[in-house]
RNA sequence: UAUGCGAAUACGCUGAAUUUCCUUAACGGAAAAUGGGGGAACCAUGAACUUCGGGGUGAAUCGGAUGCAUCAAGCAUUCGUAGAGCAGCUUCUCACGGCUCGAAUCCGGCAGCUAACCUCAUAAGCGCACGUGAGAAGGAUA
Numbered sequence: 001u002a003u004g005c006g007a008a009u010a011c012g013c014u015g016a017a018u019u020u021c022c023u024u025a026a027c028g029g030a031a032a033a034u035g036g037g038g039g040a041a042c043c044a045u046g047a048a049c050u051u052c053g054g055g056g057u058g059a060a061u062c063g064g065a066u067g068c069a070u071c072a073a074g075c076a077u078u079c080g081u082a083g084a085g086c087a088g089c090u091u092c093u094c095a096c097g098g099c100u101c102g103a104a105u106c107c108g109g110c111a112g113c114u115a116a117c118c119u120c121a122u123a124a125g126c127g128c129a130c131g132u133g134a135g136a137a138g139g140a141u142a
Stems, first nucleotide, its partner, number of pairs: 011127004018032005033122006043112001053110001054107004062080007083101004089138009
């Protein structure tokens, strides 16, 4: 110096998933903040219920083609797509271009909206990490 493995610290990304306090040998508890679900009237719906369905979190919906299988359903690959994401003081809006994602899972017969009220979560996974221009608010420095 290079490669591999491990640990720590710092900076950052997706996401609500952060901070503080108490206590125990351990398990645990509380508050703030952020996010989700249930839940009147009014409004909306005009049908629903019969295992055919229905609903939630999330950006993650909706299609075409090819092949396998083949009554069908289904499976795989691929091309699109509603939509979503991408440090250089912070946040927001817009434009142009570039690179990505476009999943997964939960409830269990059942939930429209919804004040009061009730209730749940605070994970998981990653990174030399996109650029240019216009504008608004704030901060810092002089």